[in-house]
RNA sequence: AUCACUAGAGUUUGAUCCUGCGCUCAGAAUGAACGUUGGCAUCGUGGAUUAGGCAUGCAAGUCGUACGGAGCCGCAAGGCCAGUGGCGCAAGGGUGAGUAAGGCGACGGUAACCAACCCCGUGAUCGGGUAUAGCCGCGGUGAAACCGCGGGUAAUCCCCGGCGACGUCCGGGGGCAUCCCCCCCGGACCAAAGCUGCGGCGUCGCGGGACGGGCCGUCGUGGUAUUAGCUGGUUGGCGGGGUAACGGCCCACCAAGGCUGUGAUGCCUACCGGGCGUGCGAGCGUGGCCCGGCACACUGGGACUGAGACACUGCCCAGACUCCUACGGGAGGCUGCAGUCGAGAAUCUUCGGCAAUGGGCGCAAGCCUGACCGAGCGACGCCGCGUGGAGGACGAAGGCCUUCGGGUUGUAAACUCCUGUCGAGUAUGAAGAAGGCCCCGCGAGGGGCUUGACUGAUCCCUGGAGGAAGCACGGGCUAAGUUCGUGCCAGCAGCCGCGCCGAGACGAACCGUGCGAACGUUAUAGGGAAUCACUGGGCUUAAUACGCGUGUAGGCGGUCUGGAACGUCGGCCGCUGAAAUCCAGCGGCUUAACCGGGGAAGUGGCGCCGAUACGGCCGUCCUGGAGGGACGUAGACUGAGCUGGAACUUCCGGUGGAGCGGUGAAAUGCGUUGAGAUCGGAAGGAACGCCCGCGGCGAAAGCGAGCUCCUGGACGUCUGCUGACGCUGAGACGCGAAAGCCAGGGGAGCGGACGGGAUUAGAUACCCCGGUAGUCCUGGCCCGUAAGCGAUGGGCACUGGGUAGACCGCUCGCCGAUGGGCUCCCUGCCGUAGGGAAACCGUGAAGUGCCCCGCCUGUAUGUAUGGUCGCAAGGCUGAAACUCAAAGGAAUUGACGGGGGCUCACACAAGCGGUGGAGUAUGUGGCUUAAUUCGAGGCUACGCGCAAAACCUUAUCCCGGGCUUGACAUGCACGGAUUAGCCGGCGGAAGGUUCGGUGAGGCCGCGAGGUACACCGUGCACAGGUGCUGCAUGGCUGUCGUCAGCUCGUGCCGUGAUGGUGUUGGGUUAAGUCCCCUAACGAGCGAAGCCCCUGUGUCCAGUUGCCAACGGGUCAUGCCGUCGACUCUGGACAGACCGCCGGCGUCUAAGCCGGAGGAAGGCGGGGAUGACGUCAAGUCCUCAUGGCCCUUAUGCCCGGGGCUGCACACGUACUACAAUGGGGCGGACAGAGCGACGCCAACCCGCAAGGGCGCGCCAAUCGCAAGCACCGCCCUCCAGUUCGGAUUGCGGGCUGCAACCCGCCCGCAUGAAGCCGGAAUCGCUAGUAAUCGCGGAUCAGCAUGCCGCGGUGAAUGUGUUCCUGAGCCUUGUACACACCGCCCGUCAAGCCACCAAAGCGGGUCGCAUCCGAAGUCGCCGGAGCCGCAAGGCAGGCGCCGAAGAUGAAACCCGUGAUGUUGACUAAGUCGUAACAAGGUAUACGUAAAGAG
Repeated sequence: AUCACUAGAGUUUGAUCCUGCGCUCAGAAUGAACGUUGGCAUCGUGGAUUAGGCAUGCAAGUCGUACGGAGCCGCAAGGCCAGUGGCGCAAGGGUGAGUAAGGCGACGGUAACCAACCCCGUGAUCGGGUAUAGCCGCGGUGAAACCGCGGGUAAUCCCCGGCGACGUCCGGGGGCAUCCCCCCCGGACCAAAGCUGCGGCGUCGCGGGACGGGCCGUCGUGGUAUUAGCUGGUUGGCGGGGUAACGGCCCACCAAGGCUGUGAUGCCUACCGGGCGUGCGAGCGUGGCCCGGCACACUGGGACUGAGACACUGCCCAGACUCCUACGGGAGGCUGCAGUCGAGAAUCUUCGGCAAUGGGCGCAAGCCUGACCGAGCGACGCCGCGUGGAGGACGAAGGCCUUCGGGUUGUAAACUCCUGUCGAGUAUGAAGAAGGCCCCGCGAGGGGCUUGACUGAUCCCUGGAGGAAGCACGGGCUAAGUUCGUGCCAGCAGCCGCGCCGAGACGAACCGUGCGAACGUUAUAGGGAAUCACUGGGCUUAAUACGCGUGUAGGCGGUCUGGAACGUCGGCCGCUGAAAUCCAGCGGCUUAACCGGGGAAGUGGCGCCGAUACGGCCGUCCUGGAGGGACGUAGACUGAGCUGGAACUUCCGGUGGAGCGGUGAAAUGCGUUGAGAUCGGAAGGAACGCCCGCGGCGAAAGCGAGCUCCUGGACGUCUGCUGACGCUGAGACGCGAAAGCCAGGGGAGCGGACGGGAUUAGAUACCCCGGUAGUCCUGGCCCGUAAGCGAUGGGCACUGGGUAGACCGCUCGCCGAUGGGCUCCCUGCCGUAGGGAAACCGUGAAGUGCCCCGCCUGUAUGUAUGGUCGCAAGGCUGAAACUCAAAGGAAUUGACGGGGGCUCACACAAGCGGUGGAGUAUGUGGCUUAAUUCGAGGCUACGCGCAAAACCUUAUCCCGGGCUUGACAUGCACGGAUUAGCCGGCGGAAGGUUCGGUGAGGCCGCGAGGUACACCGUGCACAGGUGCUGCAUGGCUGUCGUCAGCUCGUGCCGUGAUGGUGUUGGGUUAAGUCCCCUAACGAGCGAAGCCCCUGUGUCCAGUUGCCAACGGGUCAUGCCGUCGACUCUGGACAGACCGCCGGCGUCUAAGCCGGAGGAAGGCGGGGAUGACGUCAAGUCCUCAUGGCCCUUAUGCCCGGGGCUGCACACGUACUACAAUGGGGCGGACAGAGCGACGCCAACCCGCAAGGGCGCGCCAAUCGCAAGCACCGCCCUCCAGUUCGGAUUGCGGGCUGCAACCCGCCCGCAUGAAGCCGGAAUCGCUAGUAAUCGCGGAUCAGCAUGCCGCGGUGAAUGUGUUCCUGAGCCUUGUACACACCGCCCGUCAAGCCACCAAAGCGGGUCGCAUCCGAAGUCGCCGGAGCCGCAAGGCAGGCGCCGAAGAUGAAACCCGUGAUGUUGACUAAGUCGUAACAAGGUAUACGUAAAGAG
């Protein structure tokens, strides 16, 4: 430079950043399996589990040109053929059990080797002999397998002899490292086979080659240290044996070695490689098909043959299993091809053929070949093709949705015109064939004949869109949504999570998305995961620095120079890295998958040549690192001894005389036998006040009176010494607070356990009184742990500063003290850059680098188990199963605190009056009931919805009766007639029906009349619902709270957060009110103001109000005239703003205090007005409204009842309990209202309620209307009363259709409880509380309630400790559903997993002893057999030796009464441990005791 490649997301929180994973997902992959579906073709691929057992057939034969020959066939030639012999059967084919190294891979070595068949070269092939199978006979006997004896035969079978070197061995000599090679001399030894069709094929020795192997070396090639030591042929030597060959491979003897922390030995697991999957890569995982290697062949052992085997379809032995059997004996080995059973989620045909390729034998023809080539089955995989193409509606039907307009399915279909792949049928028949044999030819070559299991190309014809589409998904991740059903059910789910009545998440439908003959699911490996980090992570607080030191191995290491060249680097037309695979390009199948040929690559190993900077190595030099020397300095550094005073306790004595002590308050305890207090004396033990200081020393633990001795280290100054001697440090060794342990002392105080007293629901605690271990000393091969902390390993170097302390040195100073400056080391603080998630760190780093060590991933768990240490307690090392979707760190905003600060409020206090007790009223709960309709529920429900339940109201409240297009709305169709309405009759009402009477309107029309609008009936759409959901909603409302707050824009700070700043701070205010300061500057919603009422005045106005003056009149009255003063009415205006003065305050602010003036002062009083929000607060029964539900009823009408029921309980009120009262008589003074279906004067009647009559007034005119408390006088005299009025009786009145259930009022009578109210609790700060009456709404009637009005008219407080609530700042937090929070442990229940356990069962591996098969080897082998002989065989003995038996151990697995632990599980028990000072701060180590 070019090319290729490189993506993340969800989930902890109220939100944020970080850590971090459990995890999880998207991509790609598989020898797969499962589910749904399934047209065709090609190429691949298919027993992964029980290396479990196997029926049946086939998988290795061939040669008559090696040999003899029984028998059979043939006329013959000849053929077939068992047997002998040769070659082959060690290849090919299968499998992966074993194997962690006797393997494999890469590269080398063999001077330590072999080699049949094949090739090349060279030489040779002489003479002789004996058997044996077959065959014949007899037999064992037997079922069989098979065997024995006798006779007899051949060979390329076997044996003997001969020649023989370029062969082998020995000896000698030369070159020489074990030794090898070559040459020379001598000696010894060794071979052969023939056949023939006459072409040829064979045979033997030697040398060489090719192919193939044996053996050896180096490097590489899993896990585990909870396996740390292993080893007796073990390690080596000498000699021998054995082998093709080296070797302890084997043996005898000798020596005592060998391996191991760079992991020996043991255990577990596993064939290895080329490759394959994934990945950017590094890597991780893997080793199926194909290729190479190894190992195995029922299990174990063994040898034979052979070129080659310890031999898959050979042999022997042992064992297990199976089969045959006449019970005497025999036979067998599919991990060859097919097939079968079993087990399993799961893996095929008992197919065809030797046509091709290859192999064996043969001269050849040829034979054999489940190697192989093909076909079959399986969507198991990859790849290709099809299921049609074009046209076709502003869009059919159907489906789905809908705001009802429409949208969508959708050009999709229908329909029209076409095409003809694939499949089906018929016919055709390419290529896979190269060769082989025969003939001619000297040869090159030519000619002829002949070989296809299987596939079936291509083309033609027939036919006609005909036979061919599904699967998953649609909440986010992640492409794609609506409706219905369901109602924490049924179900989904990969993670987060969905479903409790509107579910885009369940089920269905429609629609959509993705892929498509497939699509999903499951499993597994890699990726994402930088989540084990070599590339490429971390450890103050997230998990993670060993408690500290000394130091071994190891790792790392200053300076100069020389050398060699190990690492390192470069080069090589050096070798190797097999093929296949991968990659690029070319080519062949119609394309692709697939296949072919030649390349590239194979990052590696080995060799050779070269370089020498760096690292290492060998040597030399240096002084800066390190160490040493001299002289000083400081110090609670260590150990031992001696000494001291204060305090304390006890004892003795004196004084003294009633308490002391202790606490929140008490009690236990002590004390008249004299305590406590106080004085004197004595004794004892422990600890060392002040000095003492974020001062000093030490490695850490730790060290504190004084003196002496011993001892370690540090620092400073000087130095002409050594010369890299250094740093770190796995193991190892040592030190190591407190508690604790053992032995012996000691014991004043304190003080677990324990006893007692309190507290408490309990109190096995906190508090109190006692008190034993212990605390102290000595010893100990004691313990070895702590929140052993700076939660920060050690070393070296580098990187701005400021300030303080301690200790040296130098210097300034005449000297000394104090002090200034500089410097080294140490101890703190603040801060720059930088770092960090932040908090923070910041030359003493948590910055920048290098070196070394330790350590790290939720919980279970520092548990179990094993090992080891310990007297014990226990320590060190140290898991897993199960389980969770987090656990965490820092910071943010809130909320909260039995945290803090500041400040408010009738919050408390001060005070006045109440409630809680009584009776009654009223609301509520409860109970009752046929029904007692419903709602409201702490504050913020309860005289609330209800500003009026006798009927009505009134409701799915109850009982009963009735209506069904409806009591009410709109529309359509048909019908009706004088219709609706009104009156009357039957009937209990409604309703229904009927009769009679009366009888209006709309439109058209002059009218008669018509019409059918209204009306009625019928039918249809629909009405109706105070039925449900206030947790689907709107609106309205309550509450915090008239509290002072709540926010925004821009800017700034922060990685970021509902982030901070602003809004904090200093003042001030009723107030986020205002001022000042200020990285903030402004703004909005609130506060205030604007509005209304009220308090003063002025002006204007003057009826119905007023009446001073004038006039008139009356018994009397503004009654009348006049006036318009006053009061009043009601409109306008003025007035108050800290404006003025003084003081305080910040010089001058805001403002505060006081004063003047004023009717009024520092918001004058009152009202209206209620920020962002909170309580899923209240209301579907005011109204509105989504959804759901009812439709001859959950709608509508009517009668009656109920909402008023009463053992009780609570709230709110009224009236009282009396003398500040009650009663009587007399006398005054309001305000605001209301009145025509009304208020009602005067008068009359009635004791009264009320009645009668009736004036006035639509109201500043008339009426309600009188006010009451108050004042004066009289009575009452403390009593359940002349208090109190409940209850009840009787008699009346009023309203109303109607007062029985169930109204109000009056009179008479009756006269209850009650004598001031427990715990507790409410209101109120001035015209207020208290007290007194008046009016109004609702309303026919009904007020102790409610809403208003005025009259009389206080007390107390000037404080903020406490209770309650609130605001601001701050602090802690494990809370965020926010303290009514969170959360711990036992127990109880269910379930799961692990552990322990008397044991029981099974397995593995060695060891020892016994027995000892086959068999090799050794010895014997006279007598038996063979041989001419040498010798061989048989036979005997021995060593070794598999299986087996026995024994003692070890390890692994399973199981086990019972016991323990842990995890999990909506609503169990007990307490309250932790989180806020969590109510005794919490946590860590240790010890002891107790509880549930």
Molecule: small-subunit ribosomal RNA
Organism: uncultured Singulisphaera sp.